[in-house]
RNA sequence: CAACCUCGCGAGCGAGAGACCGCCGGGUGCACACCGGGCGGCGCCGAAGGGGCAAACCCUCCCCGGAACCUCUCAGGCAAAAGGAGCUCGCGAGCUGG
Numbered sequence: 001c002a003a004c005c006u007c008g009c010g011a012g013c014g015a016g017a018g019a020c021c022g023c024c025g026g027g028u029g030c031a032c033a034c035c036g037g038g039c040g041g042c043g044c045c046g047a048a049g050g051g052g053c054a055a056a057c058c059c060u061c062c063c064c065g066g067a068a069c070c071u072c073u074c075a076g077g078c079a080a081a082a083g084g085a086g087c088u089c090g091c092g093a094g095c096u097g098g
Base pairs, nucleotide, nucleotide: 001097005094006093007092008091009090010089011088012087013086018042020041021040022039023038024037026035027034028033043078044077045076049074050072051071052070057065
């Protein structure tokens, strides 16, 4: 000094699935209606997190290890909001190389 990679921070993008049913009580407001909360029920989604596993590989052999956007749906989610794997850009640091 620069590229890759890793980590941190910031910005942007970012899917899926019932604004379901019943009960309880609260707020606004003249009524009717609307808003959000709690409990229960059935139905669903998978891209926070979590769990599971094959081959290659490792090893004389066996055992162990062995990923995911695959899978399970524990958790989370199913109007908006929030969250959100991942991607892009920027900044900082580390590693490596010259």
Notes
This is a predicted structure of a 98-nucleotide RNA (Glycine riboswitch aptamer) from Micromonospora sp. HM5-17. It was read from a public genome assembly, where an Rfam model found it. Rfam family: Glycine riboswitch aptamer. Its family is annotated with glycine biosynthetic process in the Gene Ontology. The literature on the family includes a 2004 paper in Science by Mandal et al., "A glycine-dependent riboswitch that uses cooperative binding to control gene expression".